[in-house]
RNA sequence: GAGGCGCGCGCGGGAGAGUUCCGCCGUCGCUCCGGGUGAACACCGAAGCUAUGGCGGACGCCGAAGGAGCAACCGCCCCCGGAAUCUCUCAGGCACCAAGGACCGCGCGCGAACA
Numbered sequence: 001g002a003g004g005c006g007c008g009c010g011c012g013g014g015a016g017a018g019u020u021c022c023g024c025c026g027u028c029g030c031u032c033c034g035g036g037u038g039a040a041c042a043c044c045g046a047a048g049c050u051a052u053g054g055c056g057g058a059c060g061c062c063g064a065a066g067g068a069g070c071a072a073c074c075g076c077c078c079c080c081g082g083a084a085u086c087u088c089u090c091a092g093g094c095a096c097c098a099a100g101g102a103c104c105g106c107g108c109g110c111g112a113a114c115a
Stems, first nucleotide, its partner, number of pairs: 005111009018059001020058006029049003033045003060094003066090001067088003073082003
């Protein structure tokens, strides 16, 4: 002791799948009744409906945080071990937005070893 490799941080990119159904709560708003007024869609009270939203449940689906598995693959022919963007969906997620996001690129820092 570079590049490369590993780890961390920052920036950028980054997919998929339900605007599904049911129930409850409830806001803007609307309807309606009463009061109120010279008249008031001013204001007050009750009832009903309830966008957006919140909570819970049902079924369906996704796969790229994490997790698990082994038949790909690797170590070394077997045993055995490791293990994927494969498989499974526990977790997570499923209009838009937001969040998350394997992986990729750039930059910085650290680490071990080599030329």